[in-house]
RNA sequence: GCAAGUGUGGCCCAAUUGGCUAGGGCACCUGACUUCCAAUCAGAAGACUGUGGGUUCGAACCCCACCAUUUGCU
Numbered sequence: 001g002c003a004a005g006u007g008u009g010g011c012c013c014a015a016u017u018g019g020c021u022a023g024g025g026c027a028c029c030u031g032a033c034u035u036c037c038a039a040u041c042a043g044a045a046g047a048c049u050g051u052g053g054g055u056u057c058g059a060a061c062c063c064c065a066c067c068a069u070u071u072g073c074u
Stems, first nucleotide, its partner, number of pairs: 001073007010026004019057001029043004050066005
């Protein structure tokens, strides 16, 4: 330099053919339980989906450019 893949809460993942308020686990926080801690149970909070544009009634999803990262080729 070329090609392909990936990017979604602090971490790891899902989201069907473009259509419900983007869902789940762990962690964190609060409460219950306990002499205390752990475990368990209950609850709450945390994202506008890498960035910027475009298409569309409607975009995590389609298109373009860029950024980061992984792999392969040279």
Predicted 3D model of a 74-nucleotide RNA (transfer RNA) from Aureispira sp. The sequence is in RNAcentral, with records from ENA and MGnify. NCBI's taxonomy places the organism under Bacteria, Bacteroidota, Saprospirales, Saprospiraceae, Aureispira. The prediction has a mean pLDDT of 80. The same sequence occurs in records of 2 taxa.